About this RNA: Predicted 3D model of a 1459-nucleotide RNA (small-subunit ribosomal RNA) from uncultured Sulfurospirillum sp. The sequence is in RNAcentral, with records from Greengenes. NCBI's taxonomy places the organism under Bacteria, Epsilonproteobacteria, Campylobacterales, Sulfurospirillaceae, Sulfurospirillum.
[in-house]
C1' cells in the first nucleotide's frame, strides 16, 4: 500500500433482562386475508298509507262513594305498503409491476341522488298488492290457497316553444364536429301537513360537487426469462354502454410488440410522508392524510344517481352450526372480545355533553364515527427522591511498603424548605337558550412531616472509568483484536471509579461511518480487473466557415405542485413535549413569450484530418510450384577385429552369424548450420535454404484529385500456437503411454538403453495458452542525449564526409506520475472520444440450466457454508544442498590418545523400605562434592518434643557450676550430693539491675517444603569473535537508509584514501600482574671472588664482587637502513637479552539459549504448623543382569628386575611437621634434635654406569582370592587406606567413529598443596625435569566475520508447507424415483345469471301487449389428460468446507536439492 472485518452516531409500532416515584401528550397484532361463543356497530319518516287505537281529559250510567262500564276527545305503539338512507362512515392489505398510484394534460365521447339559481308545469281517469282474516303444509326456516283494502306504491289518456330522434337547408369549420331555422315521430307530473309564509313533485336550462373514460412521464428484481400475439394489429357494417373503443360480434386485410427488454418468473398495494445524510443518495410507506383494491373462497347479475354492494340477493365450494334426517342457518380485514399463532401489542369499559353522518317540517331516534375514560415506562417531555453547615476526617468496609491512603461533607449531628405525597376544604373553562360523558377532573388553599420515592450498564485496546481476592486453558468471557495453562485491571465476587438516570442495557432491523458500486465521487503494468487478435452493424463521440430553425440550453411570466409533516415567527396549555394562526418552501410538471453563444436539424461552402492517383526502394508477410548442400538414420558391398555403447559410477542394450571404426554407392523422411543482430516483416497467432509465379500491407518522395467521406465498436463476422479429435496419405531423426536397466526405504521420477502414438503432408473440426508488453484503439500536447533499420532532403573540401527531415526500434535521463518497483514523447505524464473488465479469501471459473462441438471439452455463470484475513511493493534479520572474501588445531601434514582388556570415578536403567536432590548436544555425565564409616544427610525404619535445637518480648523462681546413681538402643525419664557469686541502693533484712539456668503464657520460630517460567547476585556458552550503537546533517511519504559501504592493511570497525556525511560510546590495543636483560638500593636465615683458619660440612673470620632475594628504574618504537606502496603498511637486514601484540595471565562490548542455580547466600508469592519443624539408635546415599562418558594400569626389549651414582621448582607445617639413632622383611613403632621456618622437617623421578632376563601370556601385566598384620579412630561388618607371605585373571596395540596439541608445546617423569581423625585422589589445583615431529595450502568437513543475491522463513530451515487415506461434523451437487404446491393447453359437464328465443301455460288496468316453464349462446366449480417452473423426502454416490497433539510421502517456497 490495497482491501474486506468491527466498533463508535442516529432511528423502532420494537421485544427480552434488572430496576421502577409522579403529571402531560401521543402509540399499541409487524406473525394465522387462522378460526370465531356472546353484546354492541343503519336506521329513521305517523307531516305519504290502511291498521291498531294505550296514558290523561270531558260527559253519562251503576252503585258498595272510590270503584267498574258506556260514547266522546286524545293521540302512545308500529308488524306491513310507500319514501330516503344502507354505495357514507369503520376495517384491512390478500391480490394487483399496471385496468394501480403520483404529476400534467384532455372529454366537442360522458353521467351525477340529495344541494343552490332561472324558466315553464301539476289537467281526466284507472285498476290492483301487502297488511288484515279464513283454510291449510313444515321440526324448523319459511310458506301455499281463497277473499277484503288504501296511498307521495301502480297504469293509461290529455299538454309540453326550449329535451330526444329522422330528414333539409344555411353559417363557422374542414382532422373530428358545431351553431341556427324548418319538418316526422316520441317521451312529464303526487300529494301530505300546515301557524297559509312554505316543505314536497315533473320537464328543460345552468352551476356546484362527486364520479366514468382517454394520453404523455415517472414508478421493483432476474437475460440461468429472447422471442411473444389470432380478437392478436387495423378496416367496414351491427350490438352494447351514461360514454370513446375489438368493449363484443360477422366478413376483410396481415399485421401489432421486442435488446431503448417485448414475452416469462419472483417479489410488493402506491403516493404525500418517515428514517438517515454535509449533501447527492440509501432504506422505509406504523400512526395522520389522499388513492386503489378486498370483504370466508369462486362466479353471477339485480336494486338503485351511484354498487356488480364487509354488517344485501342467487350459485357453486371449504368449514362451522342447528335438525323430527325431510331440510335449513352462518361469515369481527367494523368496536369489545375468545382460541390459536408468536419474542410480541390493551377494556366484553363511559356517553352522545362537544365535532360529523343517516332519516324527519320538527321535536327527536340512531351512530363501537367520534368525545372520554381503563391497561402498558412502548416513544417523546416535564419534575423530583432534599437544601446549607458540618473533621481529631468517627465507624464499618476495602487497601497498605504498616507509616498510611480511600470511600469522604460522605454520614451522625444543627439549622432550614415542602415541589411531590397523605389528609381536609373549595372549585373551573369546554356551552352561543337548554344539555357535562369526561369529573368533584384540572387548578387553588390548609394541615402534616425529610417525610412515599434509585437503579443500570461498564472500567485491557478501540473507549471515559482501578484495586485486592477467588479460579488455574477449569469455570468462564467475547463487538473486532483476543483473555484464562498459580502473582489475571479482560473469568467471579468485592471496595472504588466512570456513564446515563425513572431508567439502563441485550437482541433484531435501518441509514451512517462505506470514497466499500464512486452521478456529486473509485479503480484495472505487479494488488481484483485490458476481450487471444482484426473487421464492421446498431449506438455513443466527431474538423473549418456562412445562413436558418429553436428540439436540447438560458432567461421572464402563468398554472399547478391537497391538508397536515419540514423550516421561520408569534401565539396558547406553569414551562416543554403536544397545539393553533402567518409565511417560506415543497428544487417537479405544463402552458406562453423571449434569445440563440454552445449541442442539435437542413442548407451553402472550405481543406488541415481520411483516402486515392505517380515514383523509387526495404523486408524471414502469405499461398503454391520447382531445385540444393550437410547431418542423421537404414539397405548393399569393401577394409578391419574384439569391442562399442552408456554413465557420476554402472548395468539393461549391439557385437565373432563381425559390431563400432572406416570407404563407396543406394533408399527415405524431417529440419534449414554459418550469415543471426536488443535486426526486418506481419492485426495477432507467428514466419529463417535457394529460385519462379501470384499476392497483402506500411514508410519515404512529389504534385495533382474527393471534399469530413472520420474515430470507437455491444451483439455479429474472420482469424486464431501447441496439444487433441475424423478420414486418408508419410514416418528418417525426436518422443507422452509402455517396456527394460540403474538409483533409492520406497522410485509407478530425475539418469540410461529401448519405443508406439504423436509430430509431417491434405482436407475437416477443436477455439484454448503466462495467447504476455501482464499495459484495449484512436488523436492532441508535454526537456534533452545515444545506438540502429528504412527512405528522402540540404552543403561542400565531392567523401568511407559532414548536417537535416519522416517513420521504425532499442539504451539512458528531466518534469510529471506511482503504494513502492518503476514508466518517462513507443508514458504508465496531460487531456478527449469509445469498448471490455473489477469490487474480501476459499468454495469456484465448480454446480445447475442454456448455446456450440464427433468427443475431449469450451463458453455463459451462482448459491450453502467457512475464515479474519487473502493479496502488493519495499525494509531490516535469519537461512539457502547461492555467490565472492577472510579467519580459526576447522581441515590438512604430523605427534600422542579415547573406542577393544582389567580396575577406578560419575551418569542412566533396574533394584530398595530408602538406594536424598540437583545437573541432560555442544554449554550434564573425576559436574555441585577442596574428600558420604558415626558426624556430615537433606533419605528410609524406628523411638521421642511440641514455644520448639538456636533469636527477641513478658511474668515467676533460682546465681552459675560441679560430682553422681537407676531404666533405656539413645534421645529421654525418675533420683541423690555439693554451691550460695557480681554491681547498686545506708549496715542487717530486702529490693533493682547485668550474665547465666529452669518453669509458664502467647506473639512467634523453624523448613535443603514448591515456583530459576516471579526475582537479585553470580555462573556457562556464542567468543577474546570484532563487532553493538548513539547525536546532528542527508535521502526516503514510511518502515529505514547513510556514518559502519568501496579500494587497500591489520590479528582487530587496526590505520590509510575516497566518499552526505561529520563526529561520538561500549568493545579492539595499551595502562596491571608474570617470565626474559641491564642498572640503582639493601645484604639475614642467602652467596663465596679473594684473604685467614678449619673438625673439610660457607662450617667460622671476613666480604657484598657474583648467584639470589624484592623494592625502584631502563629497555623495543617499524625507531634506524635497502626495497615495494600515494598513504596505512608489507618483505628483508643491522644492532639488541628480546622485533614487528616478545611469551603467559587477569581482563569477556550489544546481546542469545525463559541456559543453570530457590540445596551457597537473599528474596516475591504459595504450602506445612502435636508436623513437610526439632532430637535420637541403626540403616541407605558404596545395591549390580547391564548401558555410557571421565580417567589409571597393561600389553612389553625405546622394556621389567636387581645393584650403584646425579641434577630441581613451588609449596605446607604447633591439637603441627617431625631429624639423627634403635627394633621390625615392612606397614610402622619407640623416642623427640630442630623449627611459627630463604636457618628446621621432604631418597624428587625419568637419567647415567653396571648385572640379568630373550619374545614367551614370559623375571610382561598386576586384577582377582585366602592368610598374617599396621594406623586412624568410641566404632573400620554393611563401608578405610596401607604392609607381608601367597594366588596370579583379562590383556600381545585394540571395528565403526572419535579426541587433544603448533614449542619449552605435544610427549614423558616425578614433586607439592587444599579438603582432610582416617581415606576409598588413579580425581583437581599447583611445581619443576627430560623434551620432538609438522604445517604444502584453504577445494572439502565444522564453527565465525563482511558484502552480495534469492525467498511463501521471522517461535527466523529443528522454519513454512502440500495432497491421498483414516475419523467425526456442516452445507451442497447427481439420483431409481416418491410426496406436494402453483401454472398453461386441450377436451367433457356445465349451476346460478344476463342476453337471444318463446309457448297449446298465465295476466284486473295496458291486448300488434306483457310474463313464465322450456331451449339456445357465454360461463365459475368440477372431470380427465399432456406440458412446464418451484418445493419436500430418496438407498446409493461425488467433489467441498471445518476440526491442539493420527497415517504415508516430502510436491512448493533458497538453484527447495530435476529452476
Nucleotide at each position: 500500500c490495497u482491501g474486506g472485518u468491527u466498533c463508535a452516531g442516529a432511528g423502532u409500532g420494537a421485544a427480552c433482562g434488572c430496576u421502577g416515584g409522579c403529571g402531560a401528550c401521543g402509540u399499541g397484532c409487524c406473525u394465522a386475508a387462522c378460526a370465531c361463543a356472546u353484546g354492541c356497530a343503519a336506521g329513521u319518516c305517523g307531516a305519504a298509507c290502511g291498521a291498531u287505537g294505550a296514558a290523561g281529559c270531558u260527559g253519562g250510567a251503576g252503585c258498595u262513594u272510590g270503584c267498574u262500564c258506556c260514547a266522546g276527545u286524545g293521540g302512545a305503539u308500529u308488524a306491513g305498503u310507500g319514501g330516503c338512507g344502507c354505495a357514507c362512515g369503520g376495517g384491512u392489505g390478500a391480490g394487483u409491476a399496471a385496468u394501480a398510484u403520483a404529476u400534467a394534460a384532455c372529454u366537442a365521447a360522458c353521467c351525477u341522488g340529495c344541494c343552490c339559481c332561472u324558466u315553464g308545469g301539476a289537467g281526466a281517469g284507472g285498476g290492483a298488492c301487502a297488511a288484515c282474516a279464513g283454510u291449510u303444509g313444515g321440526a324448523a326456516a319459511c310458506g301455499a290457497c281463497u277473499g277484503c283494502u288504501a296511498a307521495u306504491a301502480c297504469c293509461u289518456c290529455a299538454u309540453a316553444c326550449u329535451c330526444c330522434u329522422u330528414c333539409u337547408a344555411c353559417a363557422c369549420a374542414u382532422a373530428a364536429g358545431u351553431g341556427u331555422a324548418g319538418u316526422c315521430g316520441g317521451g312529464a307530473a303526487a300529494c301530505a301537513c300546515u301557524c297559509c309564509g312554505g316543505u314536497g313533485c315533473c320537464a328543460a336550462g345552468g352551476g356546484a360537487u362527486g364520479g366514468g373514460g382517454u394520453u404523455g412521464u415517472a414508478c421493483g428484481g432476474u437475460a440461468u426469462c429472447a422471442g411473444u400475439u389470432u380478437g392478436u394489429u387495423g378496416g367496414u357494417g351491427g350490438g352494447g354502454u351514461a360514454a370513446u373503443g375489438g368493449c363484443c360480434u360477422a366478413c376483410c386485410a396481415a399485421g401489432a410488440c421486442u435488446a431503448u427488454g417485448a414475452c416469462a418468473c419472483c417479489u410488493a398495494g402506491c403516493u404525500g410522508g418517515u428514517c438517515u445524510g454535509a449533501g447527492a443518495g440509501g432504506a422505509u410507506g406504523a400512526u395522520c392524510a389522499g388513492c386503489c383494491a378486498c370483504a370466508c373462497u369462486g362466479g353471477a347479475a339485480c336494486u338503485g344517481a351511484g354498487a356488480c354492494a364487509c354488517g344485501g340477493u342467487c350459485c357453486a365450494g371449504a368449514c362451522u352450526c342447528c335438525u323430527a334426517c325431510g331440510g335449513g342457518a352462518g361469515g369481527c380485514a367494523g368496536c369489545a372480545g375468545u382460541g390459536g399463532g408468536g419474542a410480541a401489542u390493551a377494556u366484553u369499559g363511559c356517553a352522545c355533553a362537544a365535532u360529523g353522518g343517516a332519516g324527519g317540517a320538527a321535536a327527536c331516534u340512531c351512530u363501537g364515527a367520534u368525545g372520554c375514560a381503563g391497561c402498558a415506562a412502548c416513544g417523546c417531555c416535564g419534575c423530583g427522591u432534599g437544601g446549607a453547615g458540618g473533621a481529631u476526617g468517627a465507624c464499618g468496609c476495602a487497601u497498605u511498603u504498616c507509616g498510611g491512603u480511600g470511600u469522604g461533607u460522605a454520614a451522625a449531628c444543627u439549622c432550614c424548605u415542602u415541589u411531590u405525597a397523605a389528609c381536609a376544604a373549595g372549585g373551573a373553562a369546554g356551552a352561543a337558550a337548554a344539555u357535562g360523558a369526561c369529573g368533584g377532573u384540572a387548578c387553588u388553599u390548609g394541615u402534616u412531616g425529610a417525610a412515599u420515592a434509585a437503579g443500570c450498564a461498564c472500567c485491557g485496546g478501540c473507549u471515559a472509568a482501578c484495586u485486592c481476592c477467588g479460579u488455574g486453558c477449569c469455570a468462564g468471557c467475547a463487538g473486532c483484536c483476543g483473555c484464562g495453562g498459580u502473582a489475571a485491571u479482560a473469568c467471579g465476587g468485592a471496595g472504588g471509579g466512570u456513564g446515563c438516570a425513572a431508567g439502563c442495557g441485550u437482541u433484531a432491523c435501518u441509514c451512517g461511518g462505506a470514497a466499500u458500486c464512486a452521478c456529486u465521487g473509485g479503480g484495472c503494468g505487479u494488488a481484483a480487473a485490458g476481450g487471444a487478435u482484426g473487421c464492421g452493424u446498431a449506438g455513443g463521440c466527431g474538423g473549418a466557415a456562412g445562413a436558418u430553425c429553436a428540439a436540447g440550453u438560458u432567461g421572464a411570466g402563468a398554472g399547478u405542485g391537497a391538508a397536515a409533516u419540514c423550516c421561520u415567527a408569534u401565539g396558547g396549555c406553569u414551562u416543554a413535549a403536544c397545539c393553533a394562526u402567518a409565511g417560506a418552501a415543497c428544487u417537479g410538471c405544463u402552458c406562453u413569450c423571449a434569445a440563440a453563444a454552445c449541442u442539435g436539424g437542413u442548407u451553402u461552402u472550405c481543406u488541415a484530418g481520411a483516402a486515392u492517383a505517380u515514383g523509387g526502394g526495404a523486408g524471414a508477410g502469405g499461398c503454391a510450384g520447382a531445385u540444393g548442400g550437410a547431418a542423421u538414420u537404414g539397405g548393399u558391398g569393401g577394409u578391419g577385429u574384439a569391442g562399442g555403447g552408456g554413465u557420476a559410477a554402472a548395468a539393461u542394450c549391439c557385437g565373432u552369424a563381425g559390431a563400432g571404426a572406416u570407404c563407396a554407392c543406394c533408399a527415405g523422411g524431417a529440419a534449414u548450420a554459418c550469415u543471426c543482430a536488443u535486426u526486418g516483416c506481419g492485426a495477432a497467432g507467428g514466419c529463417g535454404a535457394u529460385c519462379u509465379g501470384c499476392u497483402g500491407g506500411a514508410a519515404c518522395a512529389u504534385u495533382a484529385u474527393u471534399g469530413a467521406c472520420g474515430c470507437u465498436g455491444a451483439g455479429g463476422c474472420a482469424u486464431g500456437a501447441a496439444a487433441g479429435c475424423g478420414u486418408g496419405g508419410g514416418g528418417a531423426g525426436c518422443a507422452a503411454a509402455c517396456a527394460g536397466g540403474a538409483u533409492u526405504a520406497g522410485a509407478u521420477a530425475c539418469c540410461c538403453u529401448g519405443g508406439u502414438a504423436g509430430u509431417c503432408c491434405a482436407c475437416g473440426c477443436c477455439c484454448u495458452a503466462a495467447a504476455c508488453g501482464a499495459u484495449g484503439c484512436a488523436c492532441a500536447c508535454u526537456a534533452g542525449u545515444u545506438g540502429u533499420u528504412g527512405c528522402g532532403g540540404u552543403a561542400c573540401u565531392a567523401g568511407u564526409u559532414a548536417u537535416c527531415g519522416c517513420a521504425g526500434u532499442a539504451a539512458u535521463a528531466c518534469a510529471g506520475u506511482u503504494a513502492a518497483c518503476a514508466c518517462a514523447u513507443u508514458a504508465a505524464g496531460u487531456g478527449u472520444g469509445c469498448c471490455g473488465c473489477c469490487u474480501g479469501g476459499g468454495g469456484a471459473g465448480u454446480a445447475c440450466g442454456g448455446u456450440c462441438g464427433c468427443a475431449a471439452g469450451a463458453u455463459u455463470a451462482a448459491a450453502a457454508c467457512u475464515c479474519a484475513a487473502a493479496g502488493g511493493a519495499g525494509u531490516a534479520g535469519a537461512c539457502g544442498g547461492g555467490g565472492a572474501c577472510c579467519c580459526g588445531c576447522a581441515c590438512a601434514a604430523g605427534c600422542g590418545g579415547u573406542g577393544g582388556a582389567g580396575c577406578a570415578u560419575g551418569u542412566g536403567g533396574u533394584u530398595u523400605a530408602a538406594u536424598u536432590c540437583g545437573a541432560a548436544g555442544a554449554u550434564a555425565c573425576g559436574c555441585g562434592a577442596a574428600g558420604a564409616a558415626c558426624c556430615u544427610u537433606a533419605c528410609c525404619u524406628a523411638g521421642a518434643c511440641u514455644u520448639g535445637a538456636a533469636a527477641u518480648c513478658c511474668u515467676u523462681g533460682g546465681a552459675a557450676u560441679c560430682c553422681u546413681g537407676u531404666a533405656g538402643a539413645g534421645a529421654u525419664a525418675c533420683g541423690g550430693g555439693a554451691g550460695u557469686g557480681c554491681u547498686a541502693g545506708u549496715u542487717u533484712a530486702c529490693u533493682a539491675g547485668a550474665a547465666c539456668c529452669a518453669a509458664g503464657u502467647g506473639a512467634c520460630a523453624g523448613g535443603u517444603g514448591c515456583u530459576g517460567c516471579a526475582c537479585g547476585g553470580c555462573u556457562g556458552u556464542c567468543g577474546u569473535c570484532a563487532g553493538c550503537u548513539c547525536g546532528u546533517g542527508u535521502c526516503g511519504u514510511g518502515a529505514g537508509a547513510u556514518g559502519u559501504u568501496g579500494g587497500g592493511u591489520u590479528a582487530a570497525g587496526u590505520c590509510c584514501c575516497g566518499c552526505a556525511a561529520c563526529g561520538a560510546g561500549c568493545g579492539c590495543a595499551a595502562c596491571c600482574c608474570u617470565c626474559g636483560u641491564c642498572c640503582u638500593u639493601a645484604g639475614u636465615u642467602g652467596c663465596u671472588a679473594a684473604c685467614a683458619g678449619u673438625u673439610c660440612g660457607g662450617c667460622u673470620g671476613a666480604g657484598c664482587a657474583c648467584u639470589c632475594u624484592a623494592a625502584g628504574g631502563a629497555g623495543a618504537c617499524u625507531g634506524c637502513c635497502u626495497u615495494c606502496g600515494u598513504a596505512a603498511g608489507g618483505a628483508g637486514g643491522a644492532g639488541g637479552a628480546a622485533g614487528g601484540u616478545g611469551a603467559g595471565g587477569a581482563c569477556g562490548a550489544c546481546g542469545u539459549c525463559a541456559a543453570g542455580u530457590c540445596a551457597u547466600c537473599a528474596u516475591g508469592g504459595c504450602c506445612c504448623u502435636u508436623a513437610u519443624g526439632u532430637c535420637u539408635a541403626g540403616g541407605g546415599c558404596u545395591a549390580c543382569a547391564c548401558a555410557c562418558g571421565u580417567g589409571c594400569u597393561a600389553c612389553a626389549a625405546u622394556g621389567g628386575u636387581c645393584a650403584g651414582g646425579a641434577c630441581a621448582g613451588a609449596g605446607a607445617g604447633c591439637a603441627g611437621c617431625g631429624a639423627u639413632a634403635c627394633c621390625g622383611c615392612g606397614a610402622g613403632g619407640u623416642g623427640g634434635a630442630g623449627c611459627a621456618a630463604a636457618u628446621c622437617u621432604u631418597u624428587a623421578a625419568a637419567c647415567c654406569u653396571g648385572a640379568u632376563c630373550u619374545c614367551a601370556g614370559u623375571u610382561c601385566g598386576g586384577a582377582u582370592u585366602g592368610g598374617a598384620g599396621u594406623c586412624u579412630g568410641c566404632a573400620a561388618c554393611u563401608c578405610g587406606a596401607c604392609u607381608c607371605c601367597a594366588u596370579g585373571a583379562a590383556g600381545c596395540u585394540g571395528g565403526a567413529a572419535u579426541c587433544g596439541c603448533u614449542a619449552g608445546u605435544a610427549a614423558u617423569c616425578g614433586u607439592a598443596g587444599a579438603u582432610c581423625a582416617g581415606c576409598a585422589a588413579u580425581g583437581c589445583u599447583a611445581c619443576g625435569g627430560u623434551g620432538a615431529a609438522u604445517a604444502c595450502g584453504u577445494u572439502c568437513c565444522c564453527g565465525g566475520g563482511u558484502c552480495u543475491u534469492g525467498u511463501a522463513c521471522u517461535c527466523a530451515c529443528c522454519g513454512c508447507c502440500c495432497g491421498u487415506c483414516a475419523c467425526a461434523c456442516c452445507a451442497u451437487g447427481g439420483g431409481a424415483g416418491u410426496u406436494g404446491a402453483a401454472u398453461u393447453c386441450a377436451c367433457c359437464c356445465g349451476a346460478a345469471g344476463c342476453c337471444g328465443g318463446a309457448a297449446u301455460g298465465c295476466u284486473a288496468a295496458a291486448u300488434u301487449a306483457g310474463c313464465u316453464a322450456c331451449c339456445g349462446a357465454c360461463c365459475a366449480c368440477g372431470g380427465u389428460g399432456g406440458g412446464u417452473u418451484c418445493a419436500g423426502c430418496g438407498a446409493c454416490u461425488g467433489g467441498g468446507g471445518u476440526g491442539a497433539a493420527g497415517u504415508c510421502g516430502u510436491a512448493a517456497c533458497a538453484a527447495g536439492g530435476u529452476a